[in-house]
Small-subunit ribosomal RNA, 5' domain from an uncultured bacterium, 519 nucleotides, folded computationally. It matches the Rfam family "Bacterial small subunit ribosomal RNA".
Context: one part of a larger RNA
RNA sequence: GGACGAACGCUGGCGGCGUGCCUAACACAUGCAAGUCGAGCGGGGUAGCCGGAAGGUGUAGCGAUACAGCGGAGGGGUACCUAGCGGCGAACGGGUGAGUAACGCGUGGGCAAUCUGCCCCCGGGGGCGGGAUAACAGACCGAAAGGCCUGCUAAUACCGCAUGAAGCCGUCCUAUCGCAUGAUAAGACGGUAAAAGGGGAAACCCGCCUGGGGAGGAGCCCGCGUCCCAUUAGCUAGUUGGUGGUGUAAAGGACCACCAAGGCGAUGAUGGGUAGCCGGCCUGAGAGGGUGAACGGCCACAUUGGGACUGAGACACGGCCCAGACUCCUACGGGGGGCAGCAGUGAGGGAUUUUCGGCAAUGGGCGAAAGCCUGACCGAGCGACGCCGCGUGAGCGAAGAAGGCCUUCGGGUCGUAAAGCUCUGUCUAGGGGGAAGAGUAAGGACGGUACCUCUGGAGGAAGCCACGGCUAACUACGUGCCAGCAGCCGCGGUAAUACGUAGGUGGCGAGCGUUGUCC
Numbered sequence: 001g002g003a004c005g006a007a008c009g010c011u012g013g014c015g016g017c018g019u020g021c022c023u024a025a026c027a028c029a030u031g032c033a034a035g036u037c038g039a040g041c042g043g044g045g046u047a048g049c050c051g052g053a054a055g056g057u058g059u060a061g062c063g064a065u066a067c068a069g070c071g072g073a074g075g076g077g078u079a080c081c082u083a084g085c086g087g088c089g090a091a092c093g094g095g096u097g098a099g100u101a102a103c104g105c106g107u108g109g110g111c112a113a114u115c116u117g118c119c120c121c122c123g124g125g126g127g128c129g130g131g132a133u134a135a136c137a138g139a140c141c142g143a144a145a146g147g148c149c150u151g152c153u154a155a156u157a158c159c160g161c162a163u164g165a166a167g168c169c170g171u172c173c174u175a176u177c178g179c180a181u182g183a184u185a186a187g188a189c190g191g192u193a194a195a196a197g198g199g200g201a202a203a204c205c206c207g208c209c210u211g212g213g214g215a216g217g218a219g220c221c222c223g224c225g226u227c228c229c230a231u232u233a234g235c236u237a238g239u240u241g242g243u244g245g246u247g248u249a250a251a252g253g254a255c256c257a258c259c260a261a262g263g264c265g266a267u268g269a270u271g272g273g274u275a276g277c278c279g280g281c282c283u284g285a286g287a288g289g290g291u292g293a294a295c296g297g298c299c300a301c302a303u304u305g306g307g308a309c310u311g312a313g314a315c316a317c318g319g320c321c322c323a324g325a326c327u328c329c330u331a332c333g334g335g336g337g338g339c340a341g342c343a344g345u346g347a348g349g350g351a352u353u354u355u356c357g358g359c360a361a362u363g364g365g366c367g368a369a370a371g372c373c374u375g376a377c378c379g380a381g382c383g384a385c386g387c388c389g390c391g392u393g394a395g396c397g398a399a400g401a402a403g404g405c406c407u408u409c410g411g412g413u414c415g416u417a418a419a420g421c422u423c424u425g426u427c428u429a430g431g432g433g434g435a436a437g438a439g440u441a442a443g444g445a446c447g448g449u450a451c452c453u454c455u456g457g458a459g460g461a462a463g464c465c466a467c468g469g470c471u472a473a474c475u476a477c478g479u480g481c482c483a484g485c486a487g488c489c490g491c492g493g494u495a496a497u498a499c500g501u502a503g504g505u506g507g508c509g510a511g512c513g514u515u516g517u518c519c
Base pairs, nucleotide, nucleotide: 001519002518003517004516006515007514008513009512010511013390014389015388016387017386018385019383020382021348026346027345028344030343031342032341035088036087037086040085041084043082044081045080046079047078049076050075055070057068058067059066060065095301096300097299104226105225106224107223108222109221110220111219114218115217116216119214120213121212122211123210124209125208127161128160129159130158136151137150138149140147141146167192168191169190170189171188172187174185175184176183177182197206198205199204227273228272229271234264235263236262239261240260241259242258243257244256245255246254276298277297278296279295280291281290282289283288303324304323305322306321307320326337327336328335329334354380356379357378358377362376363374364373365372366371393423394422395421396420403414404413405412406411427460428456429455430454431453432452433451437446463508464507465506466505467504468489469488470487474503475502476501477500478499484491485490
C1' cells in the first nucleotide's frame, strides 16, 4: 500500500447492486417450511332433481273399497366437500461444518464386478378365478396419547391358476473378439417368473405387465496430489495371504470356517495436534504466500449413541424402534418433544436483520386438467457492513466589511470566503400521469414503485483525522518529567511546531480514524 462476512469511536443527505451469528453443532415459546390425486376404491356429509312407501285428511258407500288432495321414507341419478384404503412424492429442494488427514476431496482412468422410479426410442402381452381388510356399525378400556373385540364392504390393495417370443438359470455347440476370470452374437434341450384398470357417446387418451436400447443419476475400484509435531520409531491378530462359503445391485478379509505366517515403516508407518475438500477469493510483476464468508460442485451431519424397516433410491433434518441427557403434559397408571428450514426468543459475544408480502415470475411435488402445495424462490424491511454513483449549489463580487487569530503595531491572515447581485433545480417537498417484467383472452407480490411531467424554493444535507522526523501540513496561549502523548525514534523538569486549547494549514470526504487478521 492492498484486502475484510469485521468490530469500536466521532459523524451521517440520497440512490443502485451486493452483503449480514466468524462466538454456544448452546437451549428453544409461537406460527409457517410437503403434499397431492374423487379420472384407482368403498363409504360419509351438504345442496337441489327423479320417484313415490307408511301414515293421516276429505268425499261417496252399511261396509270391503274407490277417488281426490296432504305427506314425504327406502331407492335412483347430478354437483361439491372429504376421514379412510390405494398411488406418486416425501431420498428433491432448504440448513449447518460438529466429525473427517480419508479414495473424503481434486484430477485422470477402470467396472469383462454393478443398480437405476419418473422421462425418451423400439418390440411383445394383459386369459380365468379367490380370500381378506380399513373406513363404517355395535360393544368395551383409558385423564390423555391411544387401544381392543364382534360384524359388514371395495379397489390400479393382496393371493392362486393359465400363457411363455424375448429375459433369467443349467447343459451342449458354433463364430468373432478380448484384459486373467471371460465378453458378444446365432442355435438345441430342460427349468423358471407377469399383468389393472380408469375416463370418454365414440374416436381415442391416461395407465398396467414383460424385453431391448438411451438419457440423466448412483455405487464400487485404481494412479497421482492433499497441514503441523521425530521433544511420536516402531505398528499390526481379521492382522497379511490362500481355499471354501455368507452377504450385496456389485469386486473385496466386507463377514464366517479352515490353512499358511505374513503385512506396514526414516520415500516417516504408528501415535498426537489441527482441519470439511475444491472451483475460487485476497495479495504479489511473477514465483509464491494466505484463505475456503457469499455463489457453484462434492462430502459429512440433523439433541447424543445404536439399529433396521419401507422403497428405484435412505440407514432417512420436519419417518420408525431402542438406549442416554434435557424438557413439557398427567387423573401418577402413563404419555409428548427435537429450528444446523424461514422468521423469532433467551444465552454466549466486540459483533450480525423482519415473528414482513406473494406464489406474479423461475423452479419443484401431485394431478388428464382446472388446480392445490411450495419460508425453494421472487420481492419488500432493518444495518454507511462493502462497492459504485449523486448531492450539500453555480457565476459575478473589495487591494479586501464585521469578527477571530497573529503581529516587529506598520500590518498579515482566515478571504471571493461572507454579505450583495444574477442564475440553476440534481437530490428534496407537493400535484398530475404511470410501466416493462405476462407468453395467451384474463391474471403483477414488488407498486401507485421505477420513470415522465408541472410547481415551489439555496432553501432540508459535512464531517473526521493529522500538522517533531519517517510524512503533506505552524503559530499563540495554558501546563511545567505534572497532566499527558507515543507505530518506531522519542516528546514534557518555565519561551514545548511532539501534552491541552485556539487560530491557521494538510489529507480524505458521507465518511474519517482506531483495533484485529492476511499478503